Transfer RNA from a Myxococcales bacterium, 58 nucleotides, folded computationally. The sequence is in RNAcentral, with records from ENA. The source organism's lineage runs through Bacteria, Pseudomonadati, Myxococcota, Myxococcia and Myxococcales. It matches the Rfam family "tRNA". It is annotated as a transfer RNA. Gene Ontology term of the family: triplet codon-amino acid adaptor activity. The coordinates come from a structure-prediction model, not an experiment, and the mean pLDDT is 81.

[in-house]
RNA sequence: AACUCAGUUGGUAGAGUGUCAGCUUCCCAAGCUGAAUGUCGCCGGUUCGAGCCCGGUC
Numbered sequence: 001a002a003c004u005c006a007g008u009u010g011g012u013a014g015a016g017u018g019u020c021a022g023c024u025u026c027c028c029a030a031g032c033u034g035a036a037u038g039u040c041g042c043c044g045g046u047u048c049g050a051g052c053c054c055g056g057u058c
Stems, first nucleotide, its partner, number of pairs: 002017004011048001019035005041057005
């Protein structure tokens, strides 16, 4: 992140489910493999660096 949640000293943002593709199967389901998906509610501030600290706002 589409949904539910992690991210416990500030250092490239993760998991499960779902989605898509492939493998497997007579078909479906299940299983296996891979892929895509996040301006971290919003606006500022501090800092070399903010999901994390501070202020405001919803």